[in-house]
Context: one part of a larger RNA
RNA sequence: GGGCGAACGCUGGCGGCGUGCCUUAGACAUGCAAGUCGAGCGGUAAGCAGUCCUUCGGGACUGCCGAGAGCGGCGAACGGCGGAGUAACACGUGGGUAACCUGCCCCGAAGACUGGGAUAACCCUGGGAAACUAGGGCUAAUACCGGAUGUGGACAGUCGGACUUUGGUCGGGCUGUCUAAACGGGUUUCUGCUUCGGGAUGGGCCCGCGGCCUAUCAGGUAGUUGGUGAGGUAAUGGCUCACCAAGCCUGCGACGGGUAGCCGGUCUGAGAGGAUGAUCGGCCCGAGGGGCACUGAGACACGGGCCCCACUCCUACGGGAGGCAGCAGUCGGGAAUUUUGGGCAAUGGGCGAAAGCCUGACCCAGCGACGCCGCGUGGAGGACGAAGCCCUUCGGGGUGUAAACUCCUUUUGCCGAGGACGAAAUCGGACGGUACUCGGUGAAUAAGCCCCGGCUAACUACGUGCCAGCAGCCGCGGUAAUACGUAGGGGGCGAGCGUUGCCC
Numbered sequence: 001g002g003g004c005g006a007a008c009g010c011u012g013g014c015g016g017c018g019u020g021c022c023u024u025a026g027a028c029a030u031g032c033a034a035g036u037c038g039a040g041c042g043g044u045a046a047g048c049a050g051u052c053c054u055u056c057g058g059g060a061c062u063g064c065c066g067a068g069a070g071c072g073g074c075g076a077a078c079g080g081c082g083g084a085g086u087a088a089c090a091c092g093u094g095g096g097u098a099a100c101c102u103g104c105c106c107c108g109a110a111g112a113c114u115g116g117g118a119u120a121a122c123c124c125u126g127g128g129a130a131a132c133u134a135g136g137g138c139u140a141a142u143a144c145c146g147g148a149u150g151u152g153g154a155c156a157g158u159c160g161g162a163c164u165u166u167g168g169u170c171g172g173g174c175u176g177u178c179u180a181a182a183c184g185g186g187u188u189u190c191u192g193c194u195u196c197g198g199g200a201u202g203g204g205c206c207c208g209c210g211g212c213c214u215a216u217c218a219g220g221u222a223g224u225u226g227g228u229g230a231g232g233u234a235a236u237g238g239c240u241c242a243c244c245a246a247g248c249c250u251g252c253g254a255c256g257g258g259u260a261g262c263c264g265g266u267c268u269g270a271g272a273g274g275a276u277g278a279u280c281g282g283c284c285c286g287a288g289g290g291g292c293a294c295u296g297a298g299a300c301a302c303g304g305g306c307c308c309c310a311c312u313c314c315u316a317c318g319g320g321a322g323g324c325a326g327c328a329g330u331c332g333g334g335a336a337u338u339u340u341g342g343g344c345a346a347u348g349g350g351c352g353a354a355a356g357c358c359u360g361a362c363c364c365a366g367c368g369a370c371g372c373c374g375c376g377u378g379g380a381g382g383a384c385g386a387a388g389c390c391c392u393u394c395g396g397g398g399u400g401u402a403a404a405c406u407c408c409u410u411u412u413g414c415c416g417a418g419g420a421c422g423a424a425a426u427c428g429g430a431c432g433g434u435a436c437u438c439g440g441u442g443a444a445u446a447a448g449c450c451c452c453g454g455c456u457a458a459c460u461a462c463g464u465g466c467c468a469g470c471a472g473c474c475g476c477g478g479u480a481a482u483a484c485g486u487a488g489g490g491g492g493c494g495a496g497c498g499u500u501g502c503c504c
Stems, first nucleotide, its partner, number of pairs: 001504004006500005013375006019368002021333001026331003030328003035074003040071002047064007081286003091210007100203002105199007113147004122137006152179008161170003184191002212258003219249003224246008261283004265276004288309005311322004339365001341364003347361001348359004378408004388399004413441006422431001448493005453474003459488005469476002
């Protein structure tokens, strides 16, 4: 000198764009943050209309419409938040997979035949304070199950070909075993189901290289290192297990300890480098602490499940409920960090044929000079120069064209009128009566902070008297202090100015 997610002191007019718990991964009241599909299924309340009955309270039936709940499908593994852990193939970069998976989407081939039994909802009965739950009875499906078919596919055996080379690709023959489906829904076009091949996308696994400190950590290791076989997985592997062998890593730093999410980037610097990893983007990891699996194409699953622990709450003491590191908000901690706002109008996501529904993602608004940028607090004229204040050698000098005063302007402010883009065919705008435009009004509504001994730009007076105090370093102050305090004057920056902390 530059920088900052800053804080503190004094001060503070406006706008745009950003940005805002760096500390206790502490605890959380309340609301909202993941639903959707009646064009998969059975079925109903309320309502409307009609008919019948009526003890005039109402009841029964039919039709229309149809909430909530239930079965079923898809989604809930995305999106959002945090950085505790992790020194590791976690990340970055470049490769490998002849060792793999991939719902929805796209292309291609073939197909969907025939049967069956249940179960929620509902009704009845029961247990419980509640959460909830037991038994009996009825019923449906794109829910579930059996049989068939087998273009195909899987596995095993076998014959042989081409290209390859870890369990590969392509095409062919034979034999055996196994293996699908919902002709469902809508009907105008359609949409869905099954098997197989291919694609796209997303992922799993493996490897080379790269990036912290510590030797006041020197030896470490028993599933340890390798093999055979088996299990397990989508898949390789000591991943797991049985047996066998005795290996494996290490001064090019093993093992241990400390610290830390990594990167694109960011800051600084002429560069090399150093420091850093907020916001935005990619990857990883986490969801009160610890462990586990289930479902599923995908999870070992933030707002799913089970168990243990700690904590909080309810209880009829038998037993139950909960998880804001989602958006707001509260307490606590702290030098310190915002509204319990509006809207799905846009972008994007889930479901749906669609209409649409949901969406604290997102888009906006609010608060904070927290940062960057822009604008304003007026412009021109105006005296050998008012007053006040300060200094003085008492002559005068300074503040100073500064003010007053005259003329002018109206950014901004206020008032009034008009009024968007953002919305690509229709409809649809939270922001917003906002931005912007026009008219009116009146210099009006708007300046401070730090410093003035040297470094370092800017000096006098008074007060004080090693006191009170200042201070980044050198150092000032003990009676004339440009260094303390005040005033006048001056210098610097300016809606900011200083201080502190940290990095280069």

Predicted 3D model of a 504-nucleotide part of an RNA (small-subunit ribosomal RNA, 5' domain) from a metagenome. RNAcentral holds the full RNA, with entries from SILVA. Rfam family: Bacterial small subunit ribosomal RNA. The coordinates come from a structure-prediction model, not an experiment, and the mean pLDDT is 85.